Source information
Transfer RNA from a Campylobacterota bacterium, 75 nucleotides, folded computationally.
[in-house]
């Protein structure tokens, strides 16, 4: 330098154009003599960024940032 993958909640990850979710975590309550387990509820995001396409974008397109892999170059 080229190509490809990844980026979504505090963490691990889903989400094939139509209301952004799960598990874990955290908080409260229930359950216990107490603890643990379990149960219920709550908490939490401008989907890496900027533009574009569209009635509508996490999803499609371009550029860009971060990260990883492969290939190429290397006097």
């Nucleotide at each position: 330098g080229a190509u490809c993958g990844c980026g979504u909640a505090a963490c691990u990850c889903a989400g094939u154009g139509g209301u952004a979710g799960a598990g874990u975590g955290c908080c409260a309550c229930c359950u216990u003599g107490a603890c643990a387990u379990g149960g219920u509820g709550g908490u939490g995001g401008u989907c890496g960024g900027u533009a574009g396409u569209u009635c509508a974008a996490g999803u499609c397109u371009a550029c860009u940032c971060g990260u990883g892999a492969u290939c190429a170059c290397c006097a």

Rfam family: tRNA. By type it is a transfer RNA. Gene Ontology term of the family: triplet codon-amino acid adaptor activity.
Its mean pLDDT, the model's own confidence on a scale to 100, is 83.